This is a predicted structure of a 142-nucleotide RNA (c-di-AMP riboswitch aptamer (ydaO/yuaA leader)) from a Halanaerobiales bacterium. Of the family's consensus pairs, 88% are formed in the model. Lineage of the source: Bacteria > Bacillati > Bacillota > Clostridia > Halanaerobiales. The coordinates come from a structure-prediction model, not an experiment, and the mean pLDDT is 80.
Formats: sequence, C1' cells, structure tokens
RNA sequence: AAUAUACUAUUGCCUAAUUCCUAAUGAUCUUAAUUAAAAGGAAGCGGGGGAACCAUUUUUAUUGGGGCGAGUCCACCUUUGGUAAGGUUACCCUUUGACCUGAGCCCGACAGCUAACUCCGUAGGCGUACGAAAGGGAGGUA
Repeated sequence: AAUAUACUAUUGCCUAAUUCCUAAUGAUCUUAAUUAAAAGGAAGCGGGGGAACCAUUUUUAUUGGGGCGAGUCCACCUUUGGUAAGGUUACCCUUUGACCUGAGCCCGACAGCUAACUCCGUAGGCGUACGAAAGGGAGGUA
C1' cells in the first nucleotide's frame, strides 16, 4: 500500500456571511489570570464596476434602465390557485418518497461581455432529541 472480516467515535439548517491578529472597554476574582468585546487589520468566501474581441444597434423622464437574491412567470377580480426555479430529509453523494420556499430590498438617469485595475459585503433568521427508503462511498481500531 492492497484485500477480507469484525467492531466502532464525532457531526443541526438557510445564507457569501467564517477563521485569525490586535484591542478601547465590561464582567469574574484578588500574587495573577479567565472571559466577552466596540473600533482597526489579514486570510478565506461572496458581489459590483471596468478594455480589446464579440454582441446589441430597441435608447435621450419614459412602456426609463440596472443590481443583490432561488424567489420568475401565468391565470383571476382582489385573492387565491398554479408555475420556472430553490431548500431540507442529520457522515457524504445520487435517486425515490415526504415536507417547505417560490420573498424582499437597493441604485438614481447610469453600467452588455470584459484582462489589468478598482470598489463593496462578511449580516440576519431558525430547528431537534436521534430523525423515511434504496444504491454507492468515507475515517479509526483489531
């Protein structure tokens, strides 16, 4: 390293939204240290702007245009129903079944793609008491 057998640990979700450094300050307690943490920085992850070439010639406050996001579109008569699409099903992947979402917000006259370059975000919201099935795969010990 490979093969076979037996046994076997841990694990939550949406989302880019995590980790580390430093640290005003607060709390605990009293030699000292532990813990939380505003602001700042780095890495990772995510998004926007931005040439040539290519594409568009669908636009000048008018049917304006555009961005984040899975969250688009169609019926209908005011409010439901469906739908493109998206998520969960508990170690991971695929399929089946089941369940759910299918919103909202932003820019401000303006942006196609786009190397170099450049700017921005890193929040918020939930859930369970061992969890549906089939196939395949993965770590450790002997």